[in-house]
Parts: sequence; structure tokens; C1' cells
RNA sequence: GGGUAUAGCGCAAUUGAUAGAGCAACGGUCUCCAAAACCGUAGGUUGUGGGUUUGAGUCCCUCUACCC
Repeated sequence: GGGUAUAGCGCAAUUGAUAGAGCAACGGUCUCCAAAACCGUAGGUUGUGGGUUUGAGUCCCUCUACCC
């Protein structure tokens, strides 16, 4: 100097307008029981602190951590 940081995990989010799906977890259906399958539920101060804006995960600045 460049890049990354969003749910327990690996990741999306369209040039600023409702934060999502998958796996995992939990519950249900099915089964003699379980697995699998199917349905559903919960889980998020979007790394920190500020700024711009009617409105910020998204734009600007600072700092932190990691990668090159």
C1' cells in the first nucleotide's frame, strides 16, 4: 500500500429504502426406537468510535484484528 470483518460456523444482501439463506441448535410429523426426509422456531448494537443523510451493512474519517 491492497483486501477482509454481518447469527454458533462458512457466507449473501442488486450504485443508500423490511438484515437473509445454507449448515449447526431446538420443536413437530414420520418410525417399535433412531437415522434420513419434510415442516416450523429461536438466534444479529452488521469489529470500535464518530460523521454525512429523511434514511447507512452499504458513503466519509479514526482506531483494532487478521490475510497478502